[in-house]
RNA sequence: GGCCCCAUAGGAUAACGGCUAGUCCAUCGGAUUCUCAGUCCGAGGGUCGGGGUUCGAUUCCCCGUGGGGCUG
Numbered sequence: 001g002g003c004c005c006c007a008u009a010g011g012a013u014a015a016c017g018g019c020u021a022g023u024c025c026a027u028c029g030g031a032u033u034c035u036c037a038g039u040c041c042g043a044g045g046g047u048c049g050g051g052g053u054u055c056g057a058u059u060c061c062c063c064g065u066g067g068g069g070c071u072g
Base pairs, nucleotide, nucleotide: 001071002070003069004068005067006066007065010025011024012023013022018055027043028042029041030040031039032038048064049063050062051061052060
C1' cells in the first nucleotide's frame, strides 16, 4: 500500500428500514433487615464524525476517524 471485519449507556451485548432503541452487570432511590449482604420495585444514562438514498436510517451507500485480522 491492498483486502476484510468491527464501532449502540460506565462495562458487556440485542435490535425484518417504521420499537418509547431492549437485556445483563454496575450506579442512584425506595421496600425488606438491628446493620451489611442478598432479594424485590423503580430511576438516570447510549447509536464514532460528516454527507447521500428513502416518506422514514442503529440498519443501506460514500468519505473520514479509531480498533482488529489477512496479505504484497
Transfer RNA from Fervidobacterium nodosum Rt17-B1, 72 nucleotides, folded computationally. The organism belongs to Fervidobacterium nodosum, within Bacteria. Rfam family: tRNA.